[in-house]
RNA sequence: GCCGCAGCGGGUGGAGGGACCGAGCCCUGUGAAGCCCCGGCAACCGACGUCGAAAGCGGCGCACGGUGCCACAUCUCGGCAGGCAUGAAAUUGCCUGGAAGAUGAGGG
Numbered sequence: 001g002c003c004g005c006a007g008c009g010g011g012u013g014g015a016g017g018g019a020c021c022g023a024g025c026c027c028u029g030u031g032a033a034g035c036c037c038c039g040g041c042a043a044c045c046g047a048c049g050u051c052g053a054a055a056g057c058g059g060c061g062c063a064c065g066g067u068g069c070c071a072c073a074u075c076u077c078g079g080c081a082g083g084c085a086u087g088a089a090a091u092u093g094c095c096u097g098g099a100a101g102a103u104g105a106g107g108g
Base pairs, nucleotide, nucleotide: 002101007038009037010036011035012034016027017026018025020079021078022077023076024075039070040069041068044066045065046064048061049060050059051058052057074100080097081096082095083094084093085092
């Protein structure tokens, strides 16, 4: 980026997985995660081509290199702060704002 896209593949593995925590929902012994191979998607970075007269920069293309990704969906609500309400309190509800993650690039 997080709009969209792409695996009912093979091997290994053997109980978890959907980022973390709680609750739900879903997938999973008709075999989860992880690892390897094959296939694919996309086009973030680089290379290359092309156009803008050249450089710079940008658009478009390509898919060679570096990543990434390939159930559904950043899955839903909450997590933190403030306000209001309830209540003796704990709690609970509502509103507002934030936060977190993912990917890339860069740095050490």
A computed fold for a 108-nucleotide RNA from a Coriobacteriales bacterium, annotated as SAM riboswitch aptamer (S box leader).